[in-house]
This is a predicted structure of a 397-nucleotide RNA (Bacterial RNase P class A) from a Planctomycetota bacterium.

RNA sequence: UGAGUCGCCCAGGCGGCCGCUCGCGGAGCCUUCACGGGCCGAGCGGGAGGAAAGUCCGGGCUCCACGGGUCAGGGUGGUUGCCAACGGCAACCGGUCGCGAGGCCAGGGAAAGCGCCACAGAAAACAAACCGCCGCGCGGCGCGUGAGCGUCGCACGGUAAGGGUGAAACGGUGCGGUAAGAGCGCACCGCGGGCUUGGUGACAAGUCCGGCACGGCAAGCCCCACCCGGAGAAAGACCAAAUAGGAGAGGCGUUGCCGCUGACCCGCGGCGUGCGCAAGCCAAGCCUCUCGGGUAGGUCGUUCGAGGCGGCGCGCGAGCGCCGUCCCAGAGAAAUGGUCGCCGCGCCGGAGGCGACUCCGGCGGACAGAACCCGGCUUACACGGGCGACUCAUGCC
Numbered sequence: 001u002g003a004g005u006c007g008c009c010c011a012g013g014c015g016g017c018c019g020c021u022c023g024c025g026g027a028g029c030c031u032u033c034a035c036g037g038g039c040c041g042a043g044c045g046g047g048a049g050g051a052a053a054g055u056c057c058g059g060g061c062u063c064c065a066c067g068g069g070u071c072a073g074g075g076u077g078g079u080u081g082c083c084a085a086c087g088g089c090a091a092c093c094g095g096u097c098g099c100g101a102g103g104c105c106a107g108g109g110a111a112a113g114c115g116c117c118a119c120a121g122a123a124a125a126c127a128a129a130c131c132g133c134c135g136c137g138c139g140g141c142g143c144g145u146g147a148g149c150g151u152c153g154c155a156c157g158g159u160a161a162g163g164g165u166g167a168a169a170c171g172g173u174g175c176g177g178u179a180a181g182a183g184c185g186c187a188c189c190g191c192g193g194g195c196u197u198g199g200u201g202a203c204a205a206g207u208c209c210g211g212c213a214c215g216g217c218a219a220g221c222c223c224c225a226c227c228c229g230g231a232g233a234a235a236g237a238c239c240a241a242a243u244a245g246g247a248g249a250g251g252c253g254u255u256g257c258c259g260c261u262g263a264c265c266c267g268c269g270g271c272g273u274g275c276g277c278a279a280g281c282c283a284a285g286c287c288u289c290u291c292g293g294g295u296a297g298g299u300c301g302u303u304c305g306a307g308g309c310g311g312c313g314c315g316c317g318a319g320c321g322c323c324g325u326c327c328c329a330g331a332g333a334a335a336u337g338g339u340c341g342c343c344g345c346g347c348c349g350g351a352g353g354c355g356a357c358u359c360c361g362g363c364g365g366a367c368a369g370a371a372c373c374c375g376g377c378u379u380a381c382a383c384g385g386g387c388g389a390c391u392c393a394u395g396c397c
Base pairs, nucleotide, nucleotide: 001393002392003391004390005389006388007387008386009385010384012343013342014341015340016339017338018337020047021046022045023044024043028039029038030037031036049367053378054377056376057375058374059373060372061232062231063230064229073228074227075226076225077224078092079091080090081089082088093107094105095104096103097102108223109222113221114220115217116216117215130163131162132159133158134157135156137154138153139152140151141150142149143148171189172188173187174186175185176184190212191210192209193208194207195206196205197204198203236300237299238298239297246291247290248289249288250287251286252285256271257270258269259268260267272282274281275280307326308325309324310323311322312321313320314319345364346363347362348361349360350359351358352357
């Protein structure tokens, strides 16, 4: 200098004018015997985010449910830690990609069982013979005096070395071996098992044994281990009109009572000294006051919190501890905005200058917006810009 990797930071600044919301609130006005309440509102102070978003995961908080266990259902899945908890984070292990800094991984189990493996291919899983190679037999042709040899074809058998197909073909390379071959034998690698050593552990290293038995897929069913009660701020708590309904007391009105039943309604039965000539009938409420539930409405929950900033200490780190300091939106259909000027930044055009750069003009500024709170993840987005650590290549000293 060029090309990269990882992490972090910044969401423009100042001022004028006009507004919005919340808190405090001078003066004035209305109301009340008073306390107090209402209206208006000078002035002062506070007023979105890195993701407030998606609502995906976890927790706080609230109410409901709850003897214990199992099943069902959902979730998680290397190890050790961090954390209130997590599917988050850190460090490490293993695999894989990259020359590297580093990136990525649903990363338990495929010798419990079931299922699937497209196309191609002979064969896709208790293996299999399409071509090829080898053996033997038969037949044709040629050569040879002859035994026979060569070649072609057919049938049978051997063979998983070679070709070919595929994402994947029943370990790989080499030597031996064989009719040709083959873990058939051997060495190394791989794989599996035992032991030893190191590590908290995932695991690693070494050593011995086994000729190899076990293709892949569990983001297919399934098995194993662990975790999970439900609903959510329209949770929930309190105050509390009008209307309707409930309970109690009092007054007025009304002659029925008992059983079927612990009580109510309906129905039936019985009795009656009730009414009616008889058939039969036997009906009831209204008003006032008080109380409680509860709707509209209002208040709380609601913002001081696993909090922000700074310092010190511990830890590789995530993080933890101590000290100091600060208070930082709380609306309720929902405020945090608009406009102008100057400066800053980026882009475009023009001019000047060898150049660094300077001057003039124009344009631009995203994603999105609290709604009980917090920790994460994911997604969106810079006019864009800056910082730190590290890697590779090249050149120079």
Its Rfam family is "Bacterial RNase P class A". By type it is a ribozyme. The sequence was found by an Rfam model in a public genome assembly.